[in-house]
RNA sequence: GCUGGCGUGGCGGAAUGGCAGACGCACCAGACUCAAAAUCUGGCGAUGGCGACAUCGUAUGGGUUCAAGUCCCAUUGCCAGCA
Numbered sequence: 001g002c003u004g005g006c007g008u009g010g011c012g013g014a015a016u017g018g019c020a021g022a023c024g025c026a027c028c029a030g031a032c033u034c035a036a037a038a039u040c041u042g043g044c045g046a047u048g049g050c051g052a053c054a055u056c057g058u059a060u061g062g063g064u065u066c067a068a069g070u071c072c073c074a075u076u077g078c079c080a081g082c083a
Base pairs, nucleotide, nucleotide: 001082002081003080004079005078006077007076010025011024012023018066027043028042029041030040031039045056046055047054048053059075060074061073062072063071
């Protein structure tokens, strides 16, 4: 230099172009306990807001589409192969 693959909440990891984040772990709150562990129940992306809610969010920037994590282009980081 060329080619291919991958990049998703704190972590692992799903998702056929159709509710963005299943499921697990961690974490927070409650129940139970003398107390804790275990177990059970609920919560758990970011920003703003007392709140109802609003806006944004799948590496970054664009494009196609009624609709994109998914398709297309460029960039970027990592991995593999070729030279």
Molecule: transfer RNA
Organism: Lachnospiraceae bacterium XBB1006